RNA sequence: CCCUUAGAGUUUGAUCCUGGCUCAGGACGAGCGCUGGCGGCGUGCCUAACACAUGCAAGUCGAACGAAGCAUUUGGAUCUGAUCUCUUCGGAGUGACGAACCUUAUGACUUAGUGGCGGACGGGUGAGUAACACGUGAGCAACCUGCCUCUCAGAGUGGAAUAACAGUUGGAAACGGCUGCUAAUACCGCAUAACGUCAUAGUACCGCAUGAUACCUUGACCAAAGAUUUAUCGCUGAGAGAUGGGCUCGCGUCCGAUUAGGUAGAUGGUGGGGUAACGGCCUACCAUGCCGACGAUCGGUAGCCGGACUGAGAGGUUGAUCGGCCACAUUGGGACUGAGAUACGGCCCAGACUCCUACGGGAGGCAGCAGUGGGGAAUAUUGGGCAAUGGGCGCAAGCCUGACCCAGCAAUGCCGCGUGAAGGAAGAAGGCUUUCGGGUUGUAAACUUCUUUUGUCAGGGACGAGCAGAAGACGGUACCUGACGAAUAAGCCACGGCUAACUACGUGCCAGCAGCCGCGGUAAUACGUAGGUGGCAAGCGUUGUCCGGAUUUACUGGGUGUAAAGGGCGUGUAGCCGGGUCGGCAAGUCAGAUGUGAAAUCUAUGGGCUCAACUCAUAAACUGCAUUUGAAACUGUUGAUCUUGAGUAUCGGAGAGGCAAUCGGAAUUCCUAGUGUAGCGGUGAAAUGCGUAGAUAUUAGGAGGAACACCAGUGGCGAAGGCGGAUUGCUGGACGACAACUGACGGUGAGGCGCGAAAGCGUGGGGAGCAAACAGGAUUAGAUACCCUGGUAGUCCACGCUGUAAACGAUGAAUACUAGGUGUGCGGGGACUGACCCCCUGCGUGCCGCAGCUAACGCAAUAAGUAUUCCACCUGGGGAGUACGAUCGCAAGGUUGAAACUCAAAGGAAUUGACGGGGGCCCGCACAAGCGGUGGAUUAUGUGGUUUAAUUCGAAGCAACGCGAAAAACCUUACCAAGGAUUGACAUCCUAGGAACCCGGCGUAAUGGCUGGGGUGCCCCUUCGGGGGAAUCUAGAGACAGGUGGUGCAUGGUUGUCGUCAGCUCGUGUCGUGAGAUGUUGGGUUAAGUCCCGCAACGAGCGCAACCCUUACUGUUAGUUGCUACGCAAGAGCACUCUGGCAGGACUGCCGUUGACAAAACGGAGGAAGGUGGGGACGACGUCAAAUCAUCAUGCCCCUUAUAUCUUGGGCUACACACGUACUACAAUGGCGCAAACAAAGGGAAGCGACCCCGCGAGGGUGAGCAAAUCCCAUAAAAGGCGUCCCAGUUCGGACUGCAGGCUGCAACUCGCCUGCACGAAGUUGGAAUUGCUAGUAAUCGCGAAUCAGCAUGUCGCGGUGAAUACGUUCCCGGGCUUUGUACUCACCGCCCGUCA
Repeated sequence: CCCUUAGAGUUUGAUCCUGGCUCAGGACGAGCGCUGGCGGCGUGCCUAACACAUGCAAGUCGAACGAAGCAUUUGGAUCUGAUCUCUUCGGAGUGACGAACCUUAUGACUUAGUGGCGGACGGGUGAGUAACACGUGAGCAACCUGCCUCUCAGAGUGGAAUAACAGUUGGAAACGGCUGCUAAUACCGCAUAACGUCAUAGUACCGCAUGAUACCUUGACCAAAGAUUUAUCGCUGAGAGAUGGGCUCGCGUCCGAUUAGGUAGAUGGUGGGGUAACGGCCUACCAUGCCGACGAUCGGUAGCCGGACUGAGAGGUUGAUCGGCCACAUUGGGACUGAGAUACGGCCCAGACUCCUACGGGAGGCAGCAGUGGGGAAUAUUGGGCAAUGGGCGCAAGCCUGACCCAGCAAUGCCGCGUGAAGGAAGAAGGCUUUCGGGUUGUAAACUUCUUUUGUCAGGGACGAGCAGAAGACGGUACCUGACGAAUAAGCCACGGCUAACUACGUGCCAGCAGCCGCGGUAAUACGUAGGUGGCAAGCGUUGUCCGGAUUUACUGGGUGUAAAGGGCGUGUAGCCGGGUCGGCAAGUCAGAUGUGAAAUCUAUGGGCUCAACUCAUAAACUGCAUUUGAAACUGUUGAUCUUGAGUAUCGGAGAGGCAAUCGGAAUUCCUAGUGUAGCGGUGAAAUGCGUAGAUAUUAGGAGGAACACCAGUGGCGAAGGCGGAUUGCUGGACGACAACUGACGGUGAGGCGCGAAAGCGUGGGGAGCAAACAGGAUUAGAUACCCUGGUAGUCCACGCUGUAAACGAUGAAUACUAGGUGUGCGGGGACUGACCCCCUGCGUGCCGCAGCUAACGCAAUAAGUAUUCCACCUGGGGAGUACGAUCGCAAGGUUGAAACUCAAAGGAAUUGACGGGGGCCCGCACAAGCGGUGGAUUAUGUGGUUUAAUUCGAAGCAACGCGAAAAACCUUACCAAGGAUUGACAUCCUAGGAACCCGGCGUAAUGGCUGGGGUGCCCCUUCGGGGGAAUCUAGAGACAGGUGGUGCAUGGUUGUCGUCAGCUCGUGUCGUGAGAUGUUGGGUUAAGUCCCGCAACGAGCGCAACCCUUACUGUUAGUUGCUACGCAAGAGCACUCUGGCAGGACUGCCGUUGACAAAACGGAGGAAGGUGGGGACGACGUCAAAUCAUCAUGCCCCUUAUAUCUUGGGCUACACACGUACUACAAUGGCGCAAACAAAGGGAAGCGACCCCGCGAGGGUGAGCAAAUCCCAUAAAAGGCGUCCCAGUUCGGACUGCAGGCUGCAACUCGCCUGCACGAAGUUGGAAUUGCUAGUAAUCGCGAAUCAGCAUGUCGCGGUGAAUACGUUCCCGGGCUUUGUACUCACCGCCCGUCA
C1' cells in the first nucleotide's frame, strides 16, 4: 500500500446503558417426516473392545528330500475272449480291444511328511494409554537389520540320527505310546581361515569428555549345500550401501487445589549380572537423596498427528473416510521360534463364556470379508474377478491373495442433466374472492408448430493390455448411429415481526401453534382447511452436535464510585516491574544463509473425463524447529561511575497517635441524719410503679461506679479499626529547614505474619447509670412492637478467644504529567516601623470550576483525566454465600465454596406522567358564616327485589333511579295467551285476468273468510273486430321482503363527565447520545397561559376574552291591532307608554394613592350602568373500550309456514319489602270567610271559544269574535283591608273510603281525569347522615306551554313579593401551578410479602 471485518428481536409508558436469552450463516460417517426421474464421483455400526452359525481371508517351493499315487510307456505272466481259419458241427487253433498284477522308463502331473522361505507384511479396531505415546528438532563415541545392491574371499573331508512308512498298542474323540526302516539345501564333527571377534605391545590423529578412528606386533577362536534343461539359481565369511527398526534428549500436548505434599529400587555411587545396545533394567553393599505452587502426587476424561469444520483474523471445536505413528486381538499372565514377535487367523498356564463327550477328557476365539442374533434413532451383498495395481513362494510356468479391482444396496453427501420449446386472449371453463362492476389463477391450459436431452427398441462397439505373444471381472458397459413419440419424470417448506411471501372459511383461551417476542376468550394475515403467493428443488423440512454472530473470558479485544466486581488494614517472602552516564558480552530482539517442515489436503496456473464434481501435472505455501554468520539501538547480564528516587545525620515546632501510673470536679443513684406533708412519677391521654412504716421536695455528711459539659471547628492525629478532663513517665509516626553522609539501597506483593468497631465466648473481679431477655401497664381487631413502670445478662477492669460490619470515599497501592479561584490546620521565607496586612513556598484538609472522562448521575491536581507497574476481584437473575468436603474456633460461627432445577429477564442512570396520611402557592357554596330543605308521615313517580303466562327493553357511584317516556285504557307495544295467514303489513321486477272504486249481506271475540250489486274511465295505434300503455286490484312463480333478534368490546352519528377547569400543542432555533427539555419556568398581576417585566428563545395555533342573543339607559326613525295631553263615541294625532329597526353608551377613559417609570390594585368623580354590569348560547388537547345496534345509519352473525306479519284479550299499573326524586302537610309569619288591587310570557282552526241561559259544581246548551299587539284561553296569586278561629290532632292536615254526578273516547272492569255531599288516617318539624343557595339570588306566590281525544305533584318557561351571611383558608371534597420521593406507568381501586388451598 492492497484485501478483509454486516446484523436483528427481546427488560421500559418512552430513553440511554449494563446484561443474559433467541434468530438469520456454514458444516455433518448423521437420524426422523413427506416426496422421489437419470447419471458420474465419493461415503456407509459414531451404540455392545456384546456374543457369533456357515463359507472364504496365507500360503508356496517336486529345480532341497525320501515316499506314495496318477497318466503314458518297456517287458513279463494271468483272465476275458471280438475276428478269422479248420471242423467229424461235439470242438480245436488264432488271439484284437479290455481288466487286474509285477517290472522299466518318462512327466515343468498330484501331494500327506521332512526341509526352506513366508505366516512380525497386508487387513481390522480404538479398549487401554496424560506417556518420550504422539508431534517437531537433535543425538547414539551406547545399537541391530532377513530378503535387495556393490566389493573381496571361499565352498575340502567325514559322521550320527529322524519324520514319512511298516508293525503293534491306548483313547469315544482330540491326540498319542512303543518297536523297526530311510533321505536331504534337516543335524553334528574335523580342516582351512581374515580387512572378523577377543586379548596384548606400540605409532599417528580426532573429540568438551567417557573415549573414537587408522596402521602395525603377537596369540587364541569361529564357515559352508547343493539343485538343474549347464543358461543359471542357491550356500559361507568379511566390508560398504540401501531399507527397516531400537534407545536417549530439548520443546509442545485436556480438566480438577472441594487432590498439597509425594517417593524405599525410591535418588545417587561401587562391584557383579543381563541386553543388539545405554541405563536401578536386575542384584549385593554404601550414602540420603529425588520430585513439588513454573502444580508433584491423586482423581476424571482421552489413542496422537498430517489434516477437517468454522472464523476477517487471532482463535474455537474435532481427529469418520485418505496418509504417518502407537496400542490392542475373548480377559489376565508367560515365554519359545525367528533377522524381526513377547506374534489377530502360533504355543503354554489361569479366568469367564460357548460347543462335543462314552463323563475319563477334548475343541473354540470375525476389533479380516460377507453374514446372524443383540443393542440402538441409525449404517449395506453370506456377489464377480485375480483382467489391472500390489504382496508371498517359486529359476520359471504358475499357485495363493475378501489386499485390491469391480458389481449390488442406501437421495447418505457433492456435482451434472431432465421433467419440454416457440406461438397462443374469447383473457375459455373450473377454482378462489368480490364493493357484484370485477379481480385472480393466467399465456397458464386448450389449440398450432417444433425438438428428442432422457426413455424404449434395433444396429455398431471400445480405452483400460506396457518391450514380442496370450490374458477383460467390469461388460455387449461407456460411447456412436437409426426408429418411435411430449411421449416415462415435482415435490417440500413457509407466508405476525425478526424474514421473501395474504386473503376466504371453520374454530372460539377450545382444538391447537411456538426458535425468541408471543398468537387463540365470535370478524385470528400467528390454530385447521382452501385459493393465492414466496423460497428451495430430486429434494424439502425438522431434530441433534460444532464453530460463527458472542468484543458474552476481551493476546488481537472487556471491565470493577452507583449496573456483577477493590481484599477491613498494614508489614513483608517468592514472583513481576524498575533512575542518569560509559564500556564488555550477545540470552531475548533484528537481518542473511543452510537443513528440515513426508505424500495427500488448501491456494494459484495449466491438462484429462462433452461441463462440473472428480482427477493429473507444475508452482506457491506449510506462518514451525534446528544449525550458522552478522548487528548492538532497546531489554537482559557484567564492570565502572553519578545523585535527582530512597535512606541516614543535625536543628525545629504541631498533634484526642499508643501504653502505664496518679490526681480532679460536675452529675446520677444509694445510705445516714434533719426540715416537712400528701402526694410523687409518667403520658397524646392514662395506668402499672413509689408514698402516712413519711415518699417527691429540701439541707448536711458519707459510699461507689462510670463518663469527662464549655473549649469544639467539613479542626488535629493514626495504616485501618479508632482516639477527647488534668499531670507525669515510656514510646511510634508525619512535617519543615539545611544539604553533611550512603549511592538505586526502589515500587508492588500470591502465600505467610500482625492489627482489627460492636455484639458474643472463657476465667476472675467490678456493677452507679443505661439496658437485650423477662414481668407488668397502656395502645390495638390483635400488638409476642412503637409509649410507660421495673429489670437480668451485658456495658467497666485484667488475661485469653472470636475475626466479622453499609470494616464506605460503596473509589487498591505507587510514580509522573495536565487551566484556575476560594477557605482552613501546621511549618519556612520575603517585604514592612509593626505581633496587623500583603507576596512566595512545603505538607495536610474542604468547596467551586475548565479541558478531559462518564450510560448518565457526576469526577475533575485528594481524578472516576492522560500514561506506566504490581496485586485483588467480576462474567444473566433465582437456587445461594446454601449443600457436601476441607480447614479455623470452647461454642456461636468464620474462611473456601458448587450442582440439580427454574425464569427471560434481573439491574443502573436519567425522562414524562400518576400517586404520597411530602412541602410551597392559588381557586371553587369546598369548608366556615347563614337561609331553606332531604333523611321521620301520607300520596305521586322511578328503581331494585319478589311475583307472574307476561309483568317488553335499555340506563347503574358522582356522571342510573319524575332517566329514554314532551303523556302505556285500545293503539302506542317491542312482552304474554289464543286464533289466522306465508312472495307476505311494506319496496322492485315478471306472467295472466280485472279500470280504479263504491254500496251491502252472512259469520267470527276480532282479523282472516264466504257472498251480492253498481261501475267501465284516461293516453296511443287501429283494418273499428281490437291491440298496447300509465295508475290500481286479484291470482301465480321466484329473485327477494321483513326482524325493537345478537354484538355500543366491530362502527358512524349523537350525548354525558372531568369542566367554562385554564389549560393543550406546534414551527424554527437552542440544550441533551437519547427519551425529552426550553418556549409554557422565574418576579408581579388577573376570573383567565389575563397582562407586564425578565429570560435561548422567537413566533404561531386550539382554548380564555371579545365578536352573537337577551336584559338595564338614551337618541333617532317607523308607527297598527298599540297609546292619547281630544269630556264620551267617531275621527284625528304620534308628545308619552309600548313595539320593531338603526345608532350611542363603559374604555381602568379621567383624578389621586400604591406599585419597579410596568402590568395592575385601591379610593374617588362623572354616569342609567364601573372595573368580564346581570343572564344565555358557546365546552381546547384529551380521559372514562362511559351511554346508545330500541331515534337513525351500519359491518358481521342469526331467524325465514318464523326471532317476520295480522287480530282479540291480557300485561307494561302486580306487592311481605328496600332505595332515589318530588307533592302536600304538621299550622297563628297560619286556616277560613267577605270585599277588593298589580304581571309577564305563551297558545289557538279536526282550534281557542266570548256574551247569554241551565246546573251548588264539574259541566251542558247556544255559537259572537279570532289564522289573532285587534278575538279567545284569562279572574293572576301571594301581598294589602275587614272579620273569625285561640294552640287542640284543632275551623290544622287532607290520605283512604262510601254515595251521587260530569267529561273525553268504539270502549274508562282490570286502568283515566274532574265535581258535590259524607267519612277525616298518618303527621305536633323528623336518628345517624346528607343537600341546594352569595342577590333580584335563596325562600315564597301564582300563570303559561309542549306532549295530548282524555289524563301532571313531572318537565320547560314566565313574572310577583323578596332576605340572611361570608372572620377567613387550619381542616373535609374537587381542581390548577411548582417542587420532592417512588420498586407505581392497567398509573395507590397501583405494586407487593408471607401463610393456606

A computed fold for a 1397-nucleotide RNA from an uncultured bacterium, annotated as small-subunit ribosomal RNA. Rfam family: Bacterial small subunit ribosomal RNA. The sequence is in RNAcentral, with records from Greengenes.